[in-house]
Context: one part of a larger RNA
RNA sequence: CCCUCGUUAAGGAAUUCGGCAAAUUAGCCCCGUAACUUCGGAAGAAGGGGUGCCUUCUGACGUGGCGCAGUCUAGCAAUAGGCCUGACGAGCGUCGGGAGGCCGCAGUGAAAGGGCUGGGGCGACUGUUUACCAAAAACACAGGUCUCUGCAAAGGCGAAAGCUUAAGUAUAGGGGCUGACGCCUGUCCGGUGCCGUACGGUUAAGGGGAGGGGUUAGGGAAACCAAAGCUCCGAACCGAAGCCUCGGUGAACGACGGCUGUAACUAUAACGGUCCUAUGGUAGCGAAAUUCCUCGUCGGAUAAUACCCGACCUGCACGAAAGGCGUAACGAUCUCAGCGCUGUCUCAACGAGGGACUCG
Numbered sequence: 001c002c003c004u005c006g007u008u009a010a011g012g013a014a015u016u017c018g019g020c021a022a023a024u025u026a027g028c029c030c031c032g033u034a035a036c037u038u039c040g041g042a043a044g045a046a047g048g049g050g051u052g053c054c055u056u057c058u059g060a061c062g063u064g065g066c067g068c069a070g071u072c073u074a075g076c077a078a079u080a081g082g083c084c085u086g087a088c089g090a091g092c093g094u095c096g097g098g099a100g101g102c103c104g105c106a107g108u109g110a111a112a113g114g115g116c117u118g119g120g121g122c123g124a125c126u127g128u129u130u131a132c133c134a135a136a137a138a139c140a141c142a143g144g145u146c147u148c149u150g151c152a153a154a155g156g157c158g159a160a161a162g163c164u165u166a167a168g169u170a171u172a173g174g175g176g177c178u179g180a181c182g183c184c185u186g187u188c189c190g191g192u193g194c195c196g197u198a199c200g201g202u203u204a205a206g207g208g209g210a211g212g213g214g215u216u217a218g219g220g221a222a223a224c225c226a227a228a229g230c231u232c233c234g235a236a237c238c239g240a241a242g243c244c245u246c247g248g249u250g251a252a253c254g255a256c257g258g259c260u261g262u263a264a265c266u267a268u269a270a271c272g273g274u275c276c277u278a279u280g281g282u283a284g285c286g287a288a289a290u291u292c293c294u295c296g297u298c299g300g301a302u303a304a305u306a307c308c309c310g311a312c313c314u315g316c317a318c319g320a321a322a323g324g325c326g327u328a329a330c331g332a333u334c335u336c337a338g339c340g341c342u343g344u345c346u347c348a349a350c351g352a353g354g355g356a357c358u359c360g
Stems, first nucleotide, its partner, number of pairs: 001355008010346002014344001019341001027051005036041001038180001052102012067088001068086002070083005103107001115339007122331002127139002143178007155164003181326004186256003191253002193249004200244003206238002211233005218225002257275005284318001285315001296312005
């Protein structure tokens, strides 16, 4: 010097990103206990008091000897034996209560064994997770909603047989999103998707076969024409779904403007004009897990605060089931503040054990 422990004057978070670590608290009994609340909780809230041993008095309960009472049997009786019973009952055991006393610094004398409070964010909750750097605000969740599925179900696995769903049957099963509860969930169907419609347009194979080519019996003086057959090409016309068309649909994918003028100080603009659009962001919230400018501005807390809380709204770039805003309870969650407590620190010291070091 290192590791693991113990103690520490005065101060008490000045340490530090941050009270990390350590310390405080602690069992049981009694008293007492706020906001808020979904009336269950919050709550062991908080905050107080007691706790050992001896003597004595006393209460409740259990057990219950020798007995006592009762009763039965035997006996003329004394008495002996027995036991079912009992508001009797010493002693013993358990749990208390009162009074007095004793000792120590200290009585849950060791060990085990909550520190507490207030504000805010997120997630309702108990759960689950990156075996071996992440336990969370992530996942799940009950609840909500949309959608598919009528049973040989839809969906899934498989090449198939078949299996599963399910020995279930729409109060069932599959899929998507949201995520307790409370108050709510606005506008847009132009694009994309989905659903429906079927007048019309387009459209494949196939059907159809107008017409044409090749070949050559034959005809012709030749040029050439050319039946039948075989063969090749092939127009019109008839041909579904799909697409176009037409309509619906947002807890479907998604989207939810700009410029400019105006009020008797100024400023601002309830009001007006204009352009574009399918419609131009409603309620609620807002410098936020979202705010760049920004340490915004004001207030609170501090001697001092880039954090925190409450407001404001100029929302770079919140916003309504990729839910919005609240919310009691809950959390090894994140964040701010306070009380208590402390070697975290001012600032280090001493002690114990084990290393390091020396010898071997």
A computed fold for a 360-nucleotide part of an RNA from a metagenome, annotated as large-subunit ribosomal RNA, domain IV. Rfam family: Bacterial large subunit ribosomal RNA. Its family is annotated with ribosome and structural constituent of ribosome in the Gene Ontology.